[in-house]
RNA sequence: GCGUGUGUAGCUCAAUUGGAUAGAGCAUCGGUCUUCGAAACCGAGGGUUGCAGGUUCGAGUCCUGCCACGCGCG
Numbered sequence: 001g002c003g004u005g006u007g008u009a010g011c012u013c014a015a016u017u018g019g020a021u022a023g024a025g026c027a028u029c030g031g032u033c034u035u036c037g038a039a040a041c042c043g044a045g046g047g048u049u050g051c052a053g054g055u056u057c058g059a060g061u062c063c064u065g066c067c068a069c070g071c072g073c074g
Stems, first nucleotide, its partner, number of pairs: 001073007010026004019057001028044005050066005
């Protein structure tokens, strides 16, 4: 350089053929419990879905360019 795949919360990952308000676990914070912790239980916060455009009534999902990383070829 060419081809291909991935990019969603602090971390690991879902999200059905483009259609409901973008969710789960862990972590963090608060509460219950406890002499204090841990564990358990209850609750809360946390997201420009890598970036920028396009298509569409509607985009995490489709298209284009770019960025980062992985794999293959040279």
Molecule: transfer RNA
Organism: Phycisphaerales bacterium